[in-house]
RNA sequence: GCCCCAGUAGCUCAAUGGAUAGAGCGAAGCUCUCCUAAAGCUUAGGUUGCAGGUUCGAUUCCUGCCUGGGGCACCA
Repeated sequence: GCCCCAGUAGCUCAAUGGAUAGAGCGAAGCUCUCCUAAAGCUUAGGUUGCAGGUUCGAUUCCUGCCUGGGGCACCA
């Protein structure tokens, strides 16, 4: 330098172009208990990496960039 993959909640991951983006774990609170743990209930938590484009409508499709991972090439 070229190619491929990934980027969504604190973490791990879903979501066929269609209404208000969800789950588990974690966090906070509550119930229970003498206390803790376990269990149960509730709540909070999102610029879907950034900037554009297409579309009535984009997490999803297209372009560029950024970050991470992998492969190939170059290395006089």
The RNA shown here (transfer RNA) has 76 nucleotides and comes from an Anaerolineales bacterium.
It was read from a public genome assembly.
Rfam family: tRNA.
Lineage of the source: Bacteria > Bacillati > Chloroflexota > Anaerolineae > Anaerolineales.